[in-house]
RNA sequence: UUCCCUGUGGUGCAAUGGUAGCACACCUGGUUUUGGUCCAGGUAAUCGUGGUUCGAGUCCAUGCGGGGAAA
Numbered sequence: 001u002u003c004c005c006u007g008u009g010g011u012g013c014a015a016u017g018g019u020a021g022c023a024c025a026c027c028u029g030g031u032u033u034u035g036g037u038c039c040a041g042g043u044a045a046u047c048g049u050g051g052u053u054c055g056a057g058u059c060c061a062u063g064c065g066g067g068g069a070a071a
Base pairs, nucleotide, nucleotide: 001070002069003068004067005066006065007064010024011023012022013021018054026042027041028040029039030038047063048062049061050060051059
């Protein structure tokens, strides 16, 4: 420099183009002598910009981050 893959809460993963969910973690309450377990509730996410579309996490372009290949 070129090409390929990838980017979603703190972490690991879902989501036929149609209200972004689940588990763990965290917070609050209940239970318990305390902690843990268990139960109930809560906070928190789509890498940026543009495009297509009635509608984009999803499709397209480009940039950025990460991983890989070639030179």